[in-house]
Context: one part of a larger RNA
């Protein structure tokens, strides 16, 4: 390499869209590129193989045959793949009518809490801890009442719920907008699947510029603890946390499980749609969970939402460490990201 694999042993790309490529539904006709068969030519010799022979044997050598599984030409076949033409509707899509949803995006509104400002009441403590101290407070704190300001997050409902490709999405109202399921079966007629490169999206932290800053809080300061304490605990506190634009492109980006299609016992719960009903129930399609048959699996487990049985395409793995390091290249303002070894060692 092949083989074999990829939930947990090494291994599924973070996710989507999609060019090339690979693969692709039923029926009929046709062509004959692939495919299959016949024939002809060629496939040097040596080598290899078989048989026979020569050196006393063997290695070695000689002869004959087979083989050289290939290529070219030609004649035929037409099942399969492929090309062309016609046709079909079940794959795929479209229209109309209703449905559910925290999908996205841009404005607006709301209440509770927090902190702060001002004023009233009121007096000696408050706060914090295992216990304390730093800290705040007679310049009147904490507590409490009223007015006001600001920013951020939305209690209950709430769920094993829902939506989204993933990241993710939750006060409430409106505008714009994406996707989906079901029922109907009018229309198109294979228009499909996957997808190296590519493009787009992508939590948190981080970066640039401009704003904002209530809370919380890396760094930092102080107080404790301790042998020490560059920590855990406490009091403060700046970046940041929030918004706009731009960059970055990583996560245990997880179901540690790529996408698509078909097939393979059931029970039960729940969300959405549509039916049937005796309004007790019940059928069906799609989604989300639990438990199991067969089967799979090293096991634990998975089990119609497969890790079962198959097909197509992509990605990835090949002992541990060295190492996701070095070097080079590429991207980035940087941080860093992508690609990614070897010596050596066990």
């Nucleotide at each position: 390499c092949u083989g074999g694999g990829u939930g947990u042993a090494a291994a599924g790309g973070g996710a989507g869209c999609g060019c090339a490529g690979g693969c692709g539904g039923g029926c009929g006709a046709u062509c004959a590129a692939g495919u299959u068969g016949g024939a002809a030519g060629u496939g040097a010799a040596a080598u290899c193989c078989a048989u026979g022979g020569g050196c006393u044997c063997a290695a070695c050598c000689c002869a004959u045959g087979a083989a050289c599984u290939g290529c070219u030409u030609u004649c035929a076949a037409a099942a399969c793949u492929g090309g062309u033409c016609g046709u079909c509707u079940u794959g795929a899509g479209u229209a109309g009518u209703g449905c559910a949803g925290a999908a996205g995006u841009a404005g607006g509104c709301g209440g509770a809490a927090u902190u702060c400002c001002c004023g009233g009441u009121g007096u000696a403590g408050c706060g914090g801890u295992g216990g304390a101290a730093u800290g705040c407070u007679u310049a009147g704190a904490u507590a409490u009442c009223a007015c006001g300001a600001a920013g951020a997050a939305c209690u209950c409902c709430g769920a094993u719920c829902g939506c989204g490709a993933a990241g993710g999405c939750a006060u409430u109202g409106u505008g714009c907008c994406g996707g989906g399921g079901c029922a109907u079966a009018a229309c198109u007629g294979a228009c499909g699947c996957u997808g190296a490169g590519g493009c787009u999206c992508g939590a948190a932290a981080g970066u640039g510029c401009g704003g904002g800053u209530a809370u919380c809080a890396a760094a930092c300061a102080g107080g404790a603890u301790u042998a020490g304490a560059u920590a855990c605990c406490c009091u403060g506190g700046u970046a940041g946390u929030c918004c706009g634009c731009a960059c970055g492109g990583u996560a245990a980006a997880c179901g540690a499980u790529g996408a698509a299609u078909g097939c393979u016992c059931g029970c039960u719960a729940u969300g959405g749609g549509c039916g049937a009903u005796a309004u007790a129930u019940u059928g069906u399609c799609c989604g989300u969970g639990g438990c199991c048959a067969a089967g799979c699996g090293a096991a634990a487990g998975c089990g119609u939402u497969a890790a079962g049985c198959a097909u197509u395409c992509c990605a990835c793995c090949u002992g541990g460490g060295g190492a996701g390091u070095a070097c080079g290249c590429c991207g980035g303002c940087a941080a860093c990201a992508g690609u990614g070894a070897a010596a050596c060692u066990c």